Large-subunit ribosomal RNA, domain IV from a soil metagenome, 354 nucleotides, folded computationally. It matches the Rfam family "Bacterial large subunit ribosomal RNA". Its family is annotated with ribosome and structural constituent of ribosome in the Gene Ontology.
Context: one part of a larger RNA
RNA sequence: CUAUGGUUAAGGAACUCGGCAUAAUGGCUCCGUAACUUCGGGAGAAGGAGCACCUCGAUAGGUGAUCGGACUUGCUCCGUGAGCUUUUCGAGGUCGCAGUGAAACGGCCCAAGCGACUGUUUACCAAAAACACAGGACUCUGCUAAGUCGUAAGACGACGUAUAGGGUCUGACGCCUGCCCGGUGCUGGAAGGUUACGAGGAGGGGUCAGCCGCAAGGCGAAGCUCUGAAUCUAAGCCCCAGUAAACGGCGGCCGUAACUAUAACGGUCCUAAGGUAGCGAAAUUCCUUGUCGGGUAAGUUCCGACCUGCACGAAUGGCGUAACGACUUGGGCGCUGUCUCAACCAUAGACUCG
Numbered sequence: 001c002u003a004u005g006g007u008u009a010a011g012g013a014a015c016u017c018g019g020c021a022u023a024a025u026g027g028c029u030c031c032g033u034a035a036c037u038u039c040g041g042g043a044g045a046a047g048g049a050g051c052a053c054c055u056c057g058a059u060a061g062g063u064g065a066u067c068g069g070a071c072u073u074g075c076u077c078c079g080u081g082a083g084c085u086u087u088u089c090g091a092g093g094u095c096g097c098a099g100u101g102a103a104a105c106g107g108c109c110c111a112a113g114c115g116a117c118u119g120u121u122u123a124c125c126a127a128a129a130a131c132a133c134a135g136g137a138c139u140c141u142g143c144u145a146a147g148u149c150g151u152a153a154g155a156c157g158a159c160g161u162a163u164a165g166g167g168u169c170u171g172a173c174g175c176c177u178g179c180c181c182g183g184u185g186c187u188g189g190a191a192g193g194u195u196a197c198g199a200g201g202a203g204g205g206g207u208c209a210g211c212c213g214c215a216a217g218g219c220g221a222a223g224c225u226c227u228g229a230a231u232c233u234a235a236g237c238c239c240c241a242g243u244a245a246a247c248g249g250c251g252g253c254c255g256u257a258a259c260u261a262u263a264a265c266g267g268u269c270c271u272a273a274g275g276u277a278g279c280g281a282a283a284u285u286c287c288u289u290g291u292c293g294g295g296u297a298a299g300u301u302c303c304g305a306c307c308u309g310c311a312c313g314a315a316u317g318g319c320g321u322a323a324c325g326a327c328u329u330g331g332g333c334g335c336u337g338u339c340u341c342a343a344c345c346a347u348a349g350a351c352u353c354g
Stems, first nucleotide, its partner, number of pairs: 001349008010340002014338001019335001027051005036041001038172001052094007060086004067079004071074001095099001107333007114325002119131002135170007147156003173320004178250003183247002185243005192238003198232002203227005210219003251269005278312001279309001290306005
């Protein structure tokens, strides 16, 4: 010096990202116990007191000797209550620094964020505010259900039947959940436009009997063959509606009140509609350590407000909320070698010799 354990004057978080790690609290009985609350809780809230041993007395249980009585004479019943033992209380006394004498054995409080809760998770760097959850909503599915696995047979769903089953979103509870259907999606509609295969076959080409021609060449029926217009023809798309707890979206400029400032008010442009309630420098605020108030001697954090929301906002839920949390943040009491500032002791290493 390293690791583990122990003790420490005075101070007591000044340490540090942060009280990390220590220390402290601790059991039983009694007293006492706030805000808030979903009336269950919160709560072991908090905060106090007592605790050993000996003697005596009381108290209430257990066991039940002995003795007495009764008759139905029994392993009977009734009464009595010694001794032993246990609980609780009282009085007196004894010892120590200390009596849950060792060991086992909650630290507590205030405020805020997030998530309601108990649960689940990255086996081996993340346990959480993530996942799940009961509850809510939408949507599909009438049973050979929808959906899923499989090439199929077949199976699950389900030996269930819409109070059932599948999918998606939200996430207890309380108060609520505004406007927009123009785009995308989904559902419905079928008049018109467009449209495949197919049907159809006008027309055209090749070949060729034959015909014309001195020849070169030309014309060319039937058949075979290559092609092929009009016309008919479904869903879909275009189109017309509905639908946002479907995907999503929810403005700008200018002026105006008898100090100033501000703008209930007005004008104008654009849009499918221009963000309602509630909340707001927030797990969201760039400027920003915003401004004011609180807490501190001093506070980029924290709490309460303000609103100028760069860029909150209503089931990608909004705002609250008792209880709960090895969650996150701020403050306080207690306590301490975390620190001022280090010292000593024990054990095992390190070091020297071997």